The part of an RNA shown here (small-subunit ribosomal RNA, central domain) has 346 nucleotides and comes from a Saprospiraceae bacterium.
The coordinates come from a structure-prediction model, not an experiment, and the mean pLDDT is 88.
Context: one part of a larger RNA
RNA sequence: CUGGGUUUAAAGGGUGCGUAGGCGGAUAGAUAAGUCAGAGGUGAAAGCUUUCAGCUUAACUGAAAAAUUGCCUUUGAAACUGUGUAUCUUGAAACAUGUUGAGGUUAGCGGAAUGUGGCAUGUAGCGGUGAAAUGCAUAGAUAUGCCAUAGAACACCAAUUGCGAAGGCAGCUAACUGGGCAUAGUUUGACGCUGAGGCACGAAAGCAUGGGGAGCGAACAGGAUUAGAUACCCUGGUAGUCCAUGCCCUAAACGAUGCUAACUCGAUGUUUGGGAGAGAUUUUGAGCAUCCAAGGGAAACCGUUAAGUUAGCCACCUGGGGAGUACGACCGCAAGGUUGAAACUC
Numbered sequence: 001c002u003g004g005g006u007u008u009a010a011a012g013g014g015u016g017c018g019u020a021g022g023c024g025g026a027u028a029g030a031u032a033a034g035u036c037a038g039a040g041g042u043g044a045a046a047g048c049u050u051u052c053a054g055c056u057u058a059a060c061u062g063a064a065a066a067a068u069u070g071c072c073u074u075u076g077a078a079a080c081u082g083u084g085u086a087u088c089u090u091g092a093a094a095c096a097u098g099u100u101g102a103g104g105u106u107a108g109c110g111g112a113a114u115g116u117g118g119c120a121u122g123u124a125g126c127g128g129u130g131a132a133a134u135g136c137a138u139a140g141a142u143a144u145g146c147c148a149u150a151g152a153a154c155a156c157c158a159a160u161u162g163c164g165a166a167g168g169c170a171g172c173u174a175a176c177u178g179g180g181c182a183u184a185g186u187u188u189g190a191c192g193c194u195g196a197g198g199c200a201c202g203a204a205a206g207c208a209u210g211g212g213g214a215g216c217g218a219a220c221a222g223g224a225u226u227a228g229a230u231a232c233c234c235u236g237g238u239a240g241u242c243c244a245u246g247c248c249c250u251a252a253a254c255g256a257u258g259c260u261a262a263c264u265c266g267a268u269g270u271u272u273g274g275g276a277g278a279g280a281u282u283u284u285g286a287g288c289a290u291c292c293a294a295g296g297g298a299a300a301c302c303g304u305u306a307a308g309u310u311a312g313c314c315a316c317c318u319g320g321g322g323a324g325u326a327c328g329a330c331c332g333c334a335a336g337g338u339u340g341a342a343a344c345u346c
Stems, first nucleotide, its partner, number of pairs: 004317003007300002012314001014201004021194003025088004030083002033081002035077008049065006091191001092188004096183005103177007110154001114150008125136002162169002206247006215241002220236004258313006266291011295302002319346003328339004
């Protein structure tokens, strides 16, 4: 390389948009590049293979044939692929009406809780634990009431719910804004699928500058526990967590399951549309879940949301360790990230 694979054994890129490329719906004519058929030329010799022959045999040597799967020229074929022309509507898209939701951005507002400050009541404890102690408190704490203030998060509703490409998204209101779905038509007429590079987004932690800082809380300090205790428990507590702007670009970024299209029994629940019905109910779409037929699978299990049956395109795997390391390159302020070996060893 061929082949075989990628839920859990090695292996699906974190996610999308999209360039090149690959692949691509129906009908009719044309063409003849691919394709197929015939003919001719060429494909050196030696060698290989086959059949003969010569050395007593063999190796070796000689003769002939075959092969040389290729290339070129020419004559045809026209199903398929390609190319070009004309047309079509089923794929795709646009329009219209309706609808859905924690989809996104910005601004404003709200109540509970917590901390702090003030005032008042009030007196000896509070707090914490398995038990304690550190800690707080007669300079009046804890507790209770009222007022003020600060930051962060939004109880109930709430769900096996919903939305989003993924990361993710939840108090209320407004503005701006993206998407999905349904309906019956109208319009365009293959405009499509995938997508190496590329571009954009990308939890948490971390970084830079400036704010903010209630609670929580790496580091750190103290108290316990213990043989020890650089921990688990307790009292404190800095960075951080929050906001703005700019970086970082990684996760068990998981459904450990790439995207698109078609096909292959049913049952149940639920979300959201359309139709019928007075209603019970029924029917037709799009989702989210549970259980199963066929089928698949090493099994667990999957099973119209496939891991079944097929097609197209991309990514990735090839024994364990060494190692996601070294070196080089690119990116980054740094931390580090991406790409990514070998010796050696079992």